[in-house]
RNA sequence: GCCAGUGUAGCUCAGCGGUAGAGCAUCGCAUUCGUAAUGCGGCGGUCAUCGGUUCAAAUCCGAUCUCUGGCU
Numbered sequence: 001g002c003c004a005g006u007g008u009a010g011c012u013c014a015g016c017g018g019u020a021g022a023g024c025a026u027c028g029c030a031u032u033c034g035u036a037a038u039g040c041g042g043c044g045g046u047c048a049u050c051g052g053u054u055c056a057a058a059u060c061c062g063a064u065c066u067c068u069g070g071c072u
Stems, first nucleotide, its partner, number of pairs: 001071005007065001010024004018055001026042005048064005
């Protein structure tokens, strides 16, 4: 330099164009003599950035950036 992939909660990851979710973590309550475990509930997101298409975009298209892999 060329090609492909990746980017979503603190972490690991889901998510057919139509309300953004799970597990873990964290906080509260219950349970216990107490702790752990367990159960219930809460908090937490400019969906990498910018633009385009659409009534409607995390999702489709383009550019840029990050990271990963391959080729040279």